Predicted 3D model of a 272-nucleotide part of an RNA (large-subunit ribosomal RNA, domain VI) from a Patescibacteria group bacterium.
Its Rfam family is "Bacterial large subunit ribosomal RNA".
Model confidence (mean pLDDT): 85 of 100.
[in-house]
Context: one part of a larger RNA
RNA sequence: CGUUGAUACUUGAGGAGCGUCAUUCCUAGUACGAGAGGACCGGAAUGACGGAACCUCUGGUGUACCGGCUGUCCUGCCAAGGGCAUCGCCGGGUAACUAUGUUCCGAAUUGAUAAGCGCUGAAAGCAUCUAAGCGCGAAGCAAUCUCCAAGAUUAGGUAUCGUUGUCCCGCUUGACGGGACGAGAGCUUCCUCGAAGAUUACGAGGUUGAUAGGCGAUAGGUGUAAGCGCGGCAACGCGUUGAGCCAAGUCGUACUAAUAAAGCAAUAUCUA
Numbered sequence: 001c002g003u004u005g006a007u008a009c010u011u012g013a014g015g016a017g018c019g020u021c022a023u024u025c026c027u028a029g030u031a032c033g034a035g036a037g038g039a040c041c042g043g044a045a046u047g048a049c050g051g052a053a054c055c056u057c058u059g060g061u062g063u064a065c066c067g068g069c070u071g072u073c074c075u076g077c078c079a080a081g082g083g084c085a086u087c088g089c090c091g092g093g094u095a096a097c098u099a100u101g102u103u104c105c106g107a108a109u110u111g112a113u114a115a116g117c118g119c120u121g122a123a124a125g126c127a128u129c130u131a132a133g134c135g136c137g138a139a140g141c142a143a144u145c146u147c148c149a150a151g152a153u154u155a156g157g158u159a160u161c162g163u164u165g166u167c168c169c170g171c172u173u174g175a176c177g178g179g180a181c182g183a184g185a186g187c188u189u190c191c192u193c194g195a196a197g198a199u200u201a202c203g204a205g206g207u208u209g210a211u212a213g214g215c216g217a218u219a220g221g222u223g224u225a226a227g228c229g230c231g232g233c234a235a236c237g238c239g240u241u242g243a244g245c246c247a248a249g250u251c252g253u254a255c256u257a258a259u260a261a262a263g264c265a266a267u268a269u270c271u272a
Base pairs, nucleotide, nucleotide: 001151005161006160007159008158009157010156014148015147016146017145020048021047022046023045024044025043026042032037049106050105051104052103053102054101058099059098060097061096065092066091067090068089069088070085071084072083073082074081075080109143110142111141116136117135118134119133165181166180167179168178169177170176171174186264187263188262189261190206191205192204193203194202211257212256213255214253215252216251217250218249220246221245222244227240228239229238230237231236
């Protein structure tokens, strides 16, 4: 830009992906074979490799979470803290992301076939899978499974909503042409945001509101705060106390901010 102005849900022309393999066991030490050895067919289990999704478990990261420790400077000093030292170092760790973790898949089936194997069968009284006709047969082909998909310009389908009014000018007086103003389904700007993201896009919301922050509760993390009391000469220990603190989690709550406002917006043909 097109597709008849939108909103939602879809059909699937067409395209892409997947397609793998091994071992063990049963059948069966059977068929076969003098023996040594040792199956087809069929059934089951496990694994490798590849892929997808996810974070319950096992772990990793987790630089605005908690604790411990050292040096130094500062808060006048003690105590308690703050800055810097690779996040100063060390021990843990929520959300989120993640694999080495978890779950699932690469299965089965059908159709037409290749090489090949056949049936019937003449030409050619026989024979012959082929000439007419018919059947089987592959990890391959077409379906089945997953994803994209109407720019499929043949631009599809379904449902719902909208496609209106007033005035002026012109002439060929018409359901006509041109213009102005308003309304208008819906969309956008703008704003609060997001397991979406470079921007954009996409998604959730904008007071008829839980979108983000704050606050409350709670999960979870760290591991018993400070102060005070008691004990000890003291270092320190014990009690108050599973305390105090806490990021992204969950539930709730309009306290704060999503105010206010603006812009865009509908064609052609036919019939009456």